[in-house]
RNA sequence: AAUCUGUUUCGGGGCGAGGUGAAAGUCCUCAUCGGCGGUGAUGAGCAAAAUGCUAUAAGUCCGCGAGCUUCGGCUGAAAGGGUGUGAAUCCCUUACCGACGGUUACAGUCCGGAUGGAAGAAACAAGAA
Numbered sequence: 001a002a003u004c005u006g007u008u009u010c011g012g013g014g015c016g017a018g019g020u021g022a023a024a025g026u027c028c029u030c031a032u033c034g035g036c037g038g039u040g041a042u043g044a045g046c047a048a049a050a051u052g053c054u055a056u057a058a059g060u061c062c063g064c065g066a067g068c069u070u071c072g073g074c075u076g077a078a079a080g081g082g083u084g085u086g087a088a089u090c091c092c093u094u095a096c097c098g099a100c101g102g103u104u105a106c107a108g109u110c111c112g113g114a115u116g117g118a119a120g121a122a123a124c125a126a127g128a129a
Stems, first nucleotide, its partner, number of pairs: 003128002005125006016030004031109002033098002035064004044054004059096002067074002078094005100112003
């Protein structure tokens, strides 16, 4: 240093404008948001012979969580172009996705379960091989 145990703390963002209508933060046009771990060819720092190390980097690549469940499980979404030895991750363009219940009208963005829970993250403490 890592592992195991305990305690504490932390641990999700977002409807602004216009239109229709009796009624819409729910529809339409535009807008706007992106949990956790992993991976990683940007760029950055350090060292350097090669190259290595460090922190960082994905909503749609691999998993997890929330949610639902007949407790078995289920659970969203990306293409094209570029560079390059190599791209699922870089750059450009254009797309797409988003639990459950509620609601004068269909919800990622409003209200509610939730001052909740959780993936996990950090700090501290004690001991063992």
Predicted 3D model of a 129-nucleotide RNA (FMN riboswitch aptamer (RFN element)). Rfam family: FMN riboswitch aptamer (RFN element). From the family's description: The RFN element is a highly conserved domain that is found frequently in the 5'-untranslated regions of prokaryotic mRNAs that encode for flavin mononucleotide (FMN) biosynthesis and transport proteins. Gene Ontology term of the family: FMN binding. Model confidence (mean pLDDT): 78 of 100. The sequence was found by an Rfam model in a public genome assembly.